Predicted 3D model of an 862-nucleotide part of an RNA (large-subunit ribosomal RNA, domain II) from Trichoplax sp. H8. Its mean pLDDT, the model's own confidence on a scale to 100, is 81. It matches the Rfam family "Eukaryotic large subunit ribosomal RNA". Rfam links the family to the GO terms ribosome and structural constituent of ribosome. Clan: LSU clan. On this family, see Cannone et al., BMC Bioinformatics 2002: "The comparative RNA web (CRW) site: an online database of comparative sequence and structure information for ribosomal, intron, and other RNAs". The family has 88 seed sequences and 107,465 matches in Rfam 15.1.
Context: one part of a larger RNA
RNA sequence: GUUACACUACACAUUUUGGACGUUGGCGAUGAAAUGGCUUCAUUCGACCCGUCUUGAAACACGGACCAAGGAGUCUAACAUGUGCGCGAGUCGUAGGGUGGUAAACCCAAAGGCGUAAUGAAGGUAAAGGUCGCUUGCGACUGAGGUGAGAGCCGUAAGGUGCAUCAUCGACCGAUCCGAUCUACUUGUAGAUGGAUUUGAGUAAGAGCGUACCUGUUGGGACCCGAAAGAUGGUGAACUAUGCCUGAAUAGGGUGAAGCCAGAGGAAACUCUGGUGGAAGCUCGUAGCGAUCCUGACGUGCAAAUCGGUCGUCAAAUUUGGGUAUAGGGGCGAAAGACUAAUCGAACCAUCUAGUAGCUGGUUCCCUCCGAAGUUUCCCUUAGGAUAGCUGGAACUCGAGUGCAGUUUUAUCAGGUAAAGCGAAUGAUUAGAGGCCUUAGGGUUGAAACAACCUUAACCUAUUCUCAAACUUUAAAUUGGUAAGAACUCCGACUUGCUUAACUGAAGCCGGAGAUUGAAUGCAGAGUUCUUAGUGGGCCAUUUUUGGUAAGCAGAACUGGCGAUGCGGGAUGAACCGAACGUCGAGUUAAGGUGCCAAAGUCGACGCUCAUCAGAUCCCACAAAAGGUGUUAGUUGGUAUAGACAGCAGGACGGUGGCCAUGGAAGUCGGAAUCCGCUAAGGAGUGUGUAACAACUCACCUGCCGAAUCAACUAGCCCUGAAAAUGGAUGGCGCUGAAGCGUCGCACCGAUACUCGACCGUGGCAAUAAAUGCGAUGUUGUCACGAGUAGGAGGGCGUGGUGGUCGUUAAGAAGCCUUUGGCGUGAGCCUGGGUGAAACGGCCACUAGUGCAGAUCUUGGU
Numbered sequence: 001g002u003u004a005c006a007c008u009a010c011a012c013a014u015u016u017u018g019g020a021c022g023u024u025g026g027c028g029a030u031g032a033a034a035u036g037g038c039u040u041c042a043u044u045c046g047a048c049c050c051g052u053c054u055u056g057a058a059a060c061a062c063g064g065a066c067c068a069a070g071g072a073g074u075c076u077a078a079c080a081u082g083u084g085c086g087c088g089a090g091u092c093g094u095a096g097g098g099u100g101g102u103a104a105a106c107c108c109a110a111a112g113g114c115g116u117a118a119u120g121a122a123g124g125u126a127a128a129g130g131u132c133g134c135u136u137g138c139g140a141c142u143g144a145g146g147u148g149a150g151a152g153c154c155g156u157a158a159g160g161u162g163c164a165u166c167a168u169c170g171a172c173c174g175a176u177c178c179g180a181u182c183u184a185c186u187u188g189u190a191g192a193u194g195g196a197u198u199u200g201a202g203u204a205a206g207a208g209c210g211u212a213c214c215u216g217u218u219g220g221g222a223c224c225c226g227a228a229a230g231a232u233g234g235u236g237a238a239c240u241a242u243g244c245c246u247g248a249a250u251a252g253g254g255u256g257a258a259g260c261c262a263g264a265g266g267a268a269a270c271u272c273u274g275g276u277g278g279a280a281g282c283u284c285g286u287a288g289c290g291a292u293c294c295u296g297a298c299g300u301g302c303a304a305a306u307c308g309g310u311c312g313u314c315a316a317a318u319u320u321g322g323g324u325a326u327a328g329g330g331g332c333g334a335a336a337g338a339c340u341a342a343u344c345g346a347a348c349c350a351u352c353u354a355g356u357a358g359c360u361g362g363u364u365c366c367c368u369c370c371g372a373a374g375u376u377u378c379c380c381u382u383a384g385g386a387u388a389g390c391u392g393g394a395a396c397u398c399g400a401g402u403g404c405a406g407u408u409u410u411a412u413c414a415g416g417u418a419a420a421g422c423g424a425a426u427g428a429u430u431a432g433a434g435g436c437c438u439u440a441g442g443g444u445u446g447a448a449a450c451a452a453c454c455u456u457a458a459c460c461u462a463u464u465c466u467c468a469a470a471c472u473u474u475a476a477a478u479u480g481g482u483a484a485g486a487a488c489u490c491c492g493a494c495u496u497g498c499u500u501a502a503c504u505g506a507a508g509c510c511g512g513a514g515a516u517u518g519a520a521u522g523c524a525g526a527g528u529u530c531u532u533a534g535u536g537g538g539c540c541a542u543u544u545u546u547g548g549u550a551a552g553c554a555g556a557a558c559u560g561g562c563g564a565u566g567c568g569g570g571a572u573g574a575a576c577c578g579a580a581c582g583u584c585g586a587g588u589u590a591a592g593g594u595g596c597c598a599a600a601g602u603c604g605a606c607g608c609u610c611a612u613c614a615g616a617u618c619c620c621a622c623a624a625a626a627g628g629u630g631u632u633a634g635u636u637g638g639u640a641u642a643g644a645c646a647g648c649a650g651g652a653c654g655g656u657g658g659c660c661a662u663g664g665a666a667g668u669c670g671g672a673a674u675c676c677g678c679u680a681a682g683g684a685g686u687g688u689g690u691a692a693c694a695a696c697u698c699a700c701c702u703g704c705c706g707a708a709u710c711a712a713c714u715a716g717c718c719c720u721g722a723a724a725a726u727g728g729a730u731g732g733c734g735c736u737g738a739a740g741c742g743u744c745g746c747a748c749c750g751a752u753a754c755u756c757g758a759c760c761g762u763g764g765c766a767a768u769a770a771a772u773g774c775g776a777u778g779u780u781g782u783c784a785c786g787a788g789u790a791g792g793a794g795g796g797c798g799u800g801g802u803g804g805u806c807g808u809u810a811a812g813a814a815g816c817c818u819u820u821g822g823c824g825u826g827a828g829c830c831u832g833g834g835u836g837a838a839a840c841g842g843c844c845a846c847u848a849g850u851g852c853a854g855a856u857c858u859u860g861g862u
């Protein structure tokens, strides 16, 4: 030094074993429990009963005892939009024929429908132009226009091209109108040519037809139930109304017509008296017939009209049996619209008929998204419709530098309200001043005068006061229109039958140049089409405003709300204040509050207020004029140490009993005046008083006193003003250096609002399948949003039946019961146990007599 071996240490890799932690799948006995489930009781907080019409319902508005079963937008024809599928300038076919085991299905297919051509009232006519040629109506070659915007494509860019579609200008066809020319020939027709600011549901390189479905409209019973009526044909007079025919029935009394008899009187006629007699739509009254009163009984009765007492009539226009006649716009009626079978201001039955109803009531499962209107115009319209508006749905064209706007600015138009004005117009209107004769009236002088003068009014002039929805010179605020650029600006050429004296102008068109994109702010979305429900009773508030004495009255305008809407506050509450809502958690606020009820200050500062009716928070649940020597603050003007104010005390005089008037009037009934003297001061007098005086007092002056005082006014709180019916309301208790009123401050409480986080749903945007089939209606990320009646749309749950497919079941199907457990936002679903004893289910399609709390719903039960 190399190699080999052994040992030790470290590193890495692999394997095995064990352990710990985390995530996850399957199976899983027993037991215990709570934070889980169910039930009962008690307490606290919140909390009014659903449905319905309604501006508005807890309503003293209506329906609703409870349970089960039944119970309401269907089918068909036509049309419209949209979507899917088949074929496509075509498409569909069911008269017929063929194949076929019938119905079906399949094949052929005349005719027919719709479409492919329109226009015109119609006769009728009928959708392109250019160039060339010539036998002038034919041929040849071409050929669907221009401009702007446009997705896309090409291009490095500049830019080019340009589908659908939109705007616009041309062309063509028909109709209408204008106007002339030419051609042909059987000479009054045909054809061609030119134009128009006229017109069409047209052309311009087709888009339709058939079928299925959703939605909508209309006709049909037409979402369901519901009239009062109308029509046609019948059945009824056993009830009852009336007539006729034929039968039956109706105690006992009373009154006492005619006639008759006897007597009396009388000349007679005749009269009177007493009897007899037995008439009467007479009377009392039974049966009968009826039904006045008790407004009696009864009043789920004896009874869908009865019972009792009372009452009317009772020989007749009486009562009644049987027969017969009259029938529904008809009968019958001693008349009440009574009666005509418990029905009568037009019977009953059946049918038309499921009559109609702009009217009432009801109209059945869930979630998600959007979301109204009560206004315009018209209507024999006002409880209703149509129409426009508002709404939903389906789409389409574009989308990063252009578009838009409940906004502002700038510029420029429009306006005649508010205000203002009336020594500006129009109209109204007060007061003086000056003026002249223009006028009228009165008057003085004057014989008279358009003579003079005075005066009144009109009038004129310069002023003055007050006004106007239908006055205005002026004239806002707010408001409305337009503009703030590429679709523009500039330059050049061209066209024209327009225009001009004129290549002058105008319009159009072509080419070129220009990017500082021509105010601010906001929005990522902007625009367009088709179709369409509901609504068409509204109400409230601030402001403006009309009528009205006013109204919780009626009618308008702008905006915002309620209706359709919950939440916090206003005790309570449709609309007020705050603030709009997915399900939760945490934090912070709004309005409003912080003595207790009741979360949070018996917090702080400064004032005010005492109420034998205190006061206490928008809407709002009331109080005024007028007062107060209650108290507080202030303004103005006085007085005051030269001594005010107040208090106590003294004086308060003389001319003079002023003048007038008066029966009287001496300061003081009244009238007109209101001086002088002495004084410190004293009014020809502030009150009391007298017949008149007197007397007292006041103003005024002085003494004592010793510092502020007086009057008028303003406005805070308080008081008066201030009376009503059940007992009563700052929400209650209560509160007094407040827990009241006013001004401040700092804390705190307080919503579904705001902030943050998690999750659900909806919408938008972005990314995304590489190795091997499928996938996307998927996956991932991110942002925003979430209220809702009528109404619309989407996605689901459940029920019966049919087809397909896959399953369960006597080892127990369905159904029913269940504090078994679980899933889903939900409709609902799965699962365990019990019962039960024979059928049932998932998925994919189709189909419908498919979902109940209500309808004074129907039937049954309680």
Base pairs, nucleotide, nucleotide: 049064050063051062052061065862066861067860068859069858070857073363075220076219077218078217079216080215082213083212084211085210086209087208090114091113092112096108097107098106118125119124129142130141131140132139133138134137145169146168147167148166149165152161153160154159171203172202173200174199175198176196177195178194180193181192182191183190184189185188223362224361226359230352231351232350233349234348235347241326242325243324244323245322246321247320248319249318252284253283254282255280259276260275261274262273263272264271265270288313289312290311293309294308296307297306328344330340331339365796366795367794368793369792370791375388377386378385379384389535390534392531393530394529395528396527397526398525403523404522405521407520408519409484410483411482412481413480414479419474420472421471426468427467428466431463433461434460435459438458439457440456441455442454443453444452445451488514489513490512491511492510494508495507496506498505538562539561540560541559543557544556546554547553567578568577569576582759583758584757585756586755587754588753592749593748594747595733596732597731601746603745604744605743606742607741608740615735626720627719628718630717631716632715633714634713635712636711637710638709639708647704648703649702650701651700653677654676655675659671660670683698687696688695760786761785762784763783764782765781766780767779768778797851799848800847801846802845803844804843805842806841807840808839815835816834817833818832821830822829823828
Taxonomically the source falls in Trichoplax (Eukaryota, Metazoa, Placozoa, Trichoplacea). The full RNA is in RNAcentral, with records from ENA and SILVA.